[in-house]
C1' cells in the first nucleotide's frame, strides 16, 4: 500500500429505490395445580460516521472508521 466481502432491533438474519420483516430472548395473557412446551398479543433497530444524487435512499455514488479475507 492495493483488491474484495461486511456493519440493520439484546443476539442472529431478511429486505437492493417506495412508510424495515422473521426467528431466538423479553414482557403480558390464555392453557396448567406450578412450570415448561404451545397459542395470542406486545415492547424493541431508521439500518457504522460525513456529503452527494433522487419527488423518495438500508438500496445508487464518494470520502472516513471499524472488522473479516486475499495480493504484493
Nucleotide at each position: 500500500u492495493c483488491c474484495g466481502g461486511g456493519a440493520u432491533c439484546g443476539u442472529c438474519u431478511a429486505a437492493c429505490g417506495g412508510u424495515a420483516a422473521g426467528a431466538c430472548g423479553c414482557c403480558g395473557c390464555g392453557c396448567u395445580c406450578u412450570g415448561a412446551a404451545c397459542g395470542c398479543g406486545g415492547a424493541a433497530a431508521g439500518u457504522g460516521c460525513u456529503g452527494g444524487u433522487u419527488c423518495g435512499a438500508u438500496u445508487c455514488c464518494a470520502g472516513c472508521u471499524c472488522c473479516c479475507g486475499g495480493a504484493a
Molecule: transfer RNA
Organism: Urbifossiella sp.